[in-house]
RNA sequence: GGCUCUGUAGCUCAGUUGGUAGAGCGCACGACUGAAAAUCGUGAGGUCACCAGUUCAAUCCUGGUCGGAGCCA
Numbered sequence: 001g002g003c004u005c006u007g008u009a010g011c012u013c014a015g016u017u018g019g020u021a022g023a024g025c026g027c028a029c030g031a032c033u034g035a036a037a038a039u040c041g042u043g044a045g046g047u048c049a050c051c052a053g054u055u056c057a058a059u060c061c062u063g064g065u066c067g068g069a070g071c072c073a
Base pairs, nucleotide, nucleotide: 001072002071003070004069005068006067007066010025011024012023013022019056027043028042029041030040031039049065050064051063052062053061
């Protein structure tokens, strides 16, 4: 330098032939207990990497930028 894959909650990851985003763990509060742990319930937490385009509507499609991984040279 070229090609492929990848970027979603604090972490690990789902997700949708385009229609206002979820799980587990973690965190806060509550229930249970003499008190804890475990368990159960409730809740908070997201500009879906960034910029532009298409569209009535983009996390998803298109182009570019940036970061990560791999392969080739």